[in-house]
């Protein structure tokens, strides 16, 4: 950076869809290891447990506990010692006492429990952000500094006693102390209230300072010897902290009005402190289109993610700051709450209870249930950092460090490396030859990074000499030894990097957009192979980008969406020329400030990176100051070019009122007249003998003004159109007198505003919705007639929309030109006139420029500049609902939800058109002669069958394939047989043959038996042939003609179809090939941004028409001569004629015509004249046209059959339709009888003369001929004679009988011909319909192909005889060019609408 996607193809608009980077992320498949992070986004839902805020005995009194010790009392042990009586001593224990000093701590006090830690319900607000104010406040611990710290009282907790309750938890006496609480005193300092004084400032005021008064502190408490820690009272600091105040901060006007304490005042309370904060009274204020109020969503921010950037999106960890603590309220204590682990009410839940009554509050850490697609341990430690208390030891700390689980994330590392070709097996695939996987493996060599084992083992520890590690036997080191333990995942039509086989067969299924699958799927599925990324990979949801697809940067608005119907004006936006101040924006210095983390550089430490530390930059902003004065702004004094005013002129369907006027339409009266009239594509309804319609005369009445009249003219649009008169608006011109920036555009607003409708009187010829009739049509609620009512016309009053359009908003300035018109000025010239020129309108052409093209171009869709409107895919839908407006109809203003992936524009080619212009053709028309009607043949369709084998389907399938179905052909059906096969290769054993002949069977092949019978040769064996056997394989008229090649039909012998090169166009694409002419023809001529050229046309080829020449048999016979009288024969080669080779036609000549061309007409000579006539020859392409069944081939499917043989049977059926014929309905005929003239083929398994038989088909015989020689062969129609005499016939032959020939293995199904006998329909054919333009129609015979034979009346060829018509081209068909619409492109048999 772009890319798919609307078309047949093209530009443009425009959505919609991808590529990319991110997440506190889920899900599927898959998981080796480490490091650092992160981890209820839902239910601010309920919560069992256990911890999370305490300290201090150095402030107290008190109780305990152990110990020392002073003293007393009770106790009285063992040993001694005795006179045995006791004596002395005095242990041990218990109690009370002094004092000492540990420790523990209910409670009084004191600090802290306002921090730290969760959490986002609330808030749209001074919450937050930023940047200032407080001359309007407060601050415990902390630090500095000045003065103080005397001397008293009287309680109370604990305890004691009694007592109440189930508890929680009280209650009465009684005693007692303090750093706990009160007075006395003292006042440096401070508050205050009186009178001053100076300075200063921003309005209240602030500062600094004199005199007087008044009231108010304290704990000498602890410790013990340290000048430790307290304790009052001021000052100042530092910290935190309140309060105000600029700016910023979502989205909705389908929320436009909101506000009574509510806006200011005055006083008075209350706060630390300002203020309506709150109360009494007064005043009527305040906010709001610069968006109040309402309603809906959101905790702000630093920063995160994205994006070149501007922006967009997001507010998780981590900082900052608000807010909240089961939901609401409320004070209290206190330096600080209006208080997460405090207190009172209330409420919902839960729990306990003796029913009276009481307890609780995980949005702190774990942790539980719900709830969800989803988020972890009811771990260790206070060792480190930090916080509470404390003089300190130390206590507490679920902050905090660690540590566990979760690929949730970044980021590192790893599953090995090096060599190894027989390119192994093995898989996929295959043209079967390979190809591939793949040096990959295997195998040799080597390494140990992870992870396992062992052994060492830190820093993290700072005090205070010692002691002190939760993590932790971690990190890291080293050592042995194994390649052993470590790959997935998504993708392979295009975007988009990567291709093939099978299978499936619009089925199963993919799919992010196009979109793939209907039998050959690189798109479903598996497989191989490949791509990418990798411990991850893919989907999925969200978010930026790509999207210039909201466009500030950076888009539009004639026709794609979009310009208001049009004008006044209001905010508001912009705004002439020149001075002069100021400085608000602008530009500049310079301070402050933008926390920190992040970012970005530079550098450093963990092995590296992730991470983490330092330094630097940024942090685009706010603020304050110092300057400058171009520009905007603003204040003053000015100018006249803009814009206004006066004066003079002209010109107009401007507007509005009254009034006149003729033409016609209709009506009434009268008169004339007489059967119609009207109306239509035709009619009919309707008028009309009651007198219409025509005329003639008079009258009423209403509504619109022929001609002039012109892309003339005026208005702001809507619009205005006889003529006159009054009121009246606007525009131009000249003129330069006046005013001096007054102006442009305008959101709400306000007026105006066709037609049609509405309401109230009116008023009515005519037209004319509805509505009635008649017609039209399958129907006609339409079109078209005949009627005919609202309404069209007046007044007033509403409505407020139109394709209201130049589908182009207003206003200003500028940018080649040419040529009309209208209304004014000025010059020249003698001039009605003319000619230059100047202002204003109004058209057409065009240059540059613009445009997606068309187009637009001074009247801009150019170039700028201002202002207001309006658009952001289609459809739903100008719908629904609200709500204004209205009488009503309805206008305005306007979505969602669903729903597609296009909807559009403008232009190209095409194909179409019941547009249009030319033109051709048996295309109609003018003629002939058929076909449709009748009988038989033929082919098809139905039906039918065991089978009636396939194919061929509008022209372009139906006497097609088939130029030959009895058997064969033959593919079909029965039935009976063979399975390497009928036919081909190749291996192997076996024989010598094969061929052929006889027998048997059998429906028949198929089977049985039998005879007869090779070559070479080195003798090994080899050719060849038959037979058995294996198994690769042969065979299919089996399937797709929509896989295919070849071939053909058709359009169409239609004049067309292209490309190079250059030009035009952004580009599909034009140009040429268009035009003007001719021509059969894109034939040719001119001309022309084209020039040339290809394939078609035409010619060159055949074959026929006329000569000429060569040559002359088997052709021929003019002249000679024979002779059987036949060119037969000699002769001959001149004519026919046969087959080489040539000439001949070429608008070449003449006249006229055309343009002097090209050609056209017409003649003349010629055998032919304007292509002389026929034939081949068939451009690019079209119809998925036909054909697998001529052949040939892909894939599929059959393989003891879907293959191969055999007999019979069928392709020949028959109610019936339909094409193609033939033969007839007769007299132009039919039938006898005699007689003439062709072309062109054929002939050996053949054509057959003569000649004989047979009524005859045809038999017997065989002469000529392998052919200009024999032969088939007789042509017919014709012409002559003769009969039939209009009838179902002497026309017509169908059908049936009966006898034969002939070919053939075989004529039952199923052959042709004869003979004779029978004698059916038919009497010229309905709608419709086909062929033919001259040797053609028409009619008449004749070969030939195929083939024994024929169902040939078909095909394909020959020749006789031989006609009419064409005014013309309007109309049917088809075709060609050109042009013109188009929503078609499968292309009108398209496409699309309602039901």
């Nucleotide at each position: 950076a772009g890319a798919g996607u609307u078309u047949g193809a093209u530009c443009c608009u425009g959505g919609c869809u991808c590529a990319g980077g991110a997440u506190g992320a889920a899900c599927g498949c898959u998981g080796g290891c480490g490091g650092c992070g992160u981890g209820c986004u839902u239910a601010a839902c309920a919560c069992a447990u256990g911890c999370a805020a305490g300290u201090c005995g150095a402030a107290c009194g008190a109780a305990g506990a152990g110990g020392g010790u002073u003293a007393g009392a009770a106790u009285g042990a063992g040993a001694g010692c005795u006179u045995c009586g006791g004596c002395a001593g005095g242990a041990u224990u218990u109690c009370u006492u002094u004092c000492c000093a540990u420790c523990u701590u209910a409670g009084u006090g004191g600090c802290g429990g306002a921090c730290g830690g969760g959490u986002g319900a609330g808030u749209a607000a001074c919450g937050u952000g930023u940047g200032g104010g407080c001359a309007a406040c407060c601050u415990g611990c902390c630090c500095u500094g000045u003065a103080c710290u005397g001397g008293g009282g009287g309680a109370u907790a604990a305890u004691c006693a009694u007592u109440g309750g189930a508890a929680a938890c009280g209650a009465u006496g009684a005693c007692u102390a303090a750093u706990a609480c009160c007075g006395c005193a003292u006042g440096u300092g401070g508050u205050u209230c009186u009178c001053g004084g100076a300075a200063g400032g921003c309005a209240u005021c602030u500062u600094c300072u004199g005199a007087g008064g008044a009231a108010g502190a304290a704990a000498g408490g602890a410790u013990u010897u340290a000048u430790u820690c307290g304790g009052u009272a001021c000052a100042g600091g530092a910290u935190g902290g309140g309060c105000c105040c600029g700016c910023a901060u979502c989205u909705g006007a389908u929320u436009a009005g909101c506000u009574a304490g509510u806006u200011g005042g005055u006083g008075a309370g209350a706060u630390a402190a300002c203020a309506g904060c709150c109360c009494a009274c007064c005043a009527a204020g305040g906010c709001g289109a610069c968006g109040a109020u309402c309603a809906g969503u959101a905790g702000c921010c630093g920063a995160c993610c994205u994006g070149a950037g501007a922006g967009g999106g997001u507010g998780a960890u981590c900082g900052g700051c608000c807010a909240c603590a089961u939901u609401g309220g409320g004070a209290c204590u206190g330096a600080g709450a209006c208080a997460c682990g405090g207190c009172c009410c209330a409420a919902a839940c839960u729990c306990c209870u003796a029913c009276g009554g009481g307890a609780g509050g995980c949005a702190g850490c774990a942790g539980u249930g719900g709830g969800g697609a989803a988020u972890a341990u009811u771990g260790c430690a206070c060792a480190a950092u930090g916080g509470g208390c404390g003089a300190a030891a130390g206590c507490c700390u679920g902050a905090u460090g660690c540590a566990g689980c979760a690929a949730c994330g970044c980021c590192g590392c790893g599953u090995g490396a090096a060599g190894g070709a027989u390119g192994a097996a093995g898989g996929g695939u295959u043209u079967c030859g390979g190809c591939u996987c793949g040096u990959a493996a295997a195998c040799u060599u080597c390494u140990a990074u992870c992870a396992a084992u062992a052994g060492g083992g830190a820093a993290g520890a700072a005090a205070c000499a010692a002691a002190u590690g939760a993590c932790g036997g971690u990190a890291c080191c080293u050592a042995a030894a194994u390649a052993a333990g470590a790959a997935g995942c998504c993708c392979c039509g295009g975007c988009u990097a990567a291709c093939u086989a099978c299978g499936u067969g619009c089925c199963a299924g993919c799919a992010g957009c196009c979109g793939c699958g209907g039998u050959a799927a690189u798109a479903c599925g598996u497989a191989g192979g490949g791509g990418g990324c990798a411990a991850g990979c893919g989907u999925u949801a969200u978010c930026c980008g790509g999207a210039a697809u909201u466009a500030c940067u950076g888009g539009g608005u004639g026709u794609a969406a979009a310009g208001g119907g049009a004008g006044c004006g209001u905010a508001g936006a912009c705004g002439g020329c020149a001075g002069u101040g100021c400085a608000a924006g602008u530009c500049u210095g310079a301070a402050g400030u933008g926390a920190a983390a992040g970012c970005c550089c530079g550098g450093g430490g963990c092995u590296c990176a992730a991470c983490c530390c330092c330094g630097g930059g940024a942090c685009u902003g706010c603020u304050u100051u110092g300057g400058a004065a171009a520009c905007u702004g603003u204040g003053c004094a000015g100018c006249u070019a803009g814009a206004g005013u006066g004066u003079c002129g002209g010109a107009g369907a401007g507007g509005c009122a009254a009034g006149c006027g003729g033409a016609a339409u209709u009506c009434c009266u009268a008169g004339u007249g007489u059967a119609g009239c009207g109306g239509u594509g035709a009619a009919a309804u309707g008028c009309g003998u009651a007198g219409a319609u025509a005329u003639u005369a008079g009258g009423a009445g209403g509504a619109a003004c022929a001609c002039c009249a012109g892309u003339g003219g005026c208005g702001a649009a809507g619009g205005c159109g006889g003529c006159u008169u009054g009121c009246u608006g606007g525009a131009c011109g000249a003129u330069g007198a006046c005013u001096g920036a007054c102006g442009u555009u305008g959101a709400g607003g306000c007026u105006c505003g066709a037609a049609a409708g509405c309401g109230u009187g009116g008023g009515g010829a005519g037209c004319a919705a509805a509505c009635a009739g008649g017609a039209u049509u399958a129907g006609a609620u339409a079109c078209c007639c005949u009627g005919g009512u609202a309404g069209u016309c007046c007044a007033c009053g509403c409505c407020g929309u139109a394709a209201a359009c130049g589908a182009u908003g207003a206003c200003u300035a500028c940018u080649a030109g040419g040529u009309g018109u209208c209304g004014g000025g000025g010059a020249g010239c003698a001039a009605a006139g003319c000619u230059c020129u100047u202002c204003g309108g109004u058209g057409c052409c065009g240059c540059a420029g613009c445009c997606a093209a068309c187009g637009c171009a001074a009247u801009a869709a150019g170039u700028a500049g201002u202002c207001c409107a309006c658009c952001u895919g289609g459809g739903g839908a100008g719908u629904a609902c609200g709500c204004u407006c209205g009488c009503a109809a309805g206008a305005a203003u306007g979505a969602a939800a669903c729903u597609c992936a296009a909807a559009g524009g403008a232009a190209u080619u095409g194909a179409c058109g019941g547009g249009g212009a030319c033109c051709c053709g048996c295309a109609c028309a003018a003629g002939c002669g058929g076909u449709g009607g009748a009988g038989c043949a033929u082919g098809u369709g139905g039906u039918u069958u065991a089978a009636u084998u396939c194919g061929a389907a509008g022209c372009a399938a139906c006497g097609c394939g088939a130029a030959g179905a009895a058997c064969c052909u033959u593919a079909c059906c029965u039935g009976c047989u063979c399975u390497u096969g009928a036919c081909a290769u190749c291996c192997c054993u076996c024989u010598g043959a094969c061929c052929g002949c006889u027998c048997u069977u059998u429906a028949a092949u198929c089977g049985g038996a039998g005879c007869u019978u090779u070559c070479c040769u080195u003798c090994g064996g080899g050719a060849c042939a038959g037979a058995g056997g294996a198994g690769a394989c042969a065979g299919g008229u089996g399937g797709u003609g929509c896989a295919u090649g070849g071939u053909u039909g058709u359009c169409g012998u239609c004049a067309g179809c292209u490309c190079g090169u250059g030009u035009c166009g952004u580009g599909a694409g034009a140009u040429g090939u268009u035009g003007g002419g001719u021509u059969a023809a894109g034939u040719c001529c001119c001309g022309c941004a084209a020039c040339g050229a290809g394939c078609g046309c035409a010619a060159c080829c055949c074959c026929u028409a006329u000569c000429u020449u060569c040559a002359g048999u088997a052709g021929c016979c003019a002249g000679c001569g024979g002779c059987a009288a036949g060119g037969c024969c000699g002769g001959g080669c001149a004519c026919u004629c046969u087959g080489g080779a040539g000439a001949g036609a070429c608008u070449g000549c003449c006249a006229g015509g055309g343009a002097u061309a090209a050609c056209c007409u017409g003649g003349a000579g010629g055998a032919a004249g304007g292509u002389g006539g026929g034939g081949a020859u068939g451009a690019c392409g079209u119809c998925a046209a036909a054909u697998c069944a001529u052949c040939a081939u892909g894939c599929c499917c059959c393989u003891u059959a879907u293959g191969a043989g055999c007999a019979g049977g069928g392709c020949u059926a028959c109610a019936c339709a339909c094409g193609u014929g033939c033969u007839a309905c007769a007299a132009u005929g039919g039938c006898g009888u005699a007689a003439a003239c062709a072309a062109a083929g054929g002939g050996a398994a053949g054509c057959a003369g003569a000649g004989u038989c047979g009524u005859g088909a045809g038999g017997c015989c065989g002469a000529g001929c392998a052919a200009a020689u024999c032969c088939c062969a007789a042509a017919a129609a014709u012409a002559a004679c003769g009969u039939c005499u209009c009838a179902g016939u002497u026309c017509g032959g169908a059908u049936u009988g009966u006898a034969g020939u002939c070919u053939g293995c075989a004529a039952c199904u199923c052959g042709a011909c004869u003979a004779c006998a029978u004698g059916a329909a038919g009497c010229u054919g309905g709608a419709a319909u086909c062929g033919c333009u001259a040797g053609u129609a028409a009619u008449c015979g004749c070969g030939c192909a195929u083939c024994a034979g024929c169902c040939a009346u078909g095909c394909c060829g020959c020749g006789g005889u031989g006609a009419a018509u064409a005014c013309g081209u309007u109309c049917c068909c088809g075709g060609g060019c050109c042009u013109u619409g188009u929503a078609c492109a499968c292309a009108c048999c398209g496409c699309c609408c309602g039901u």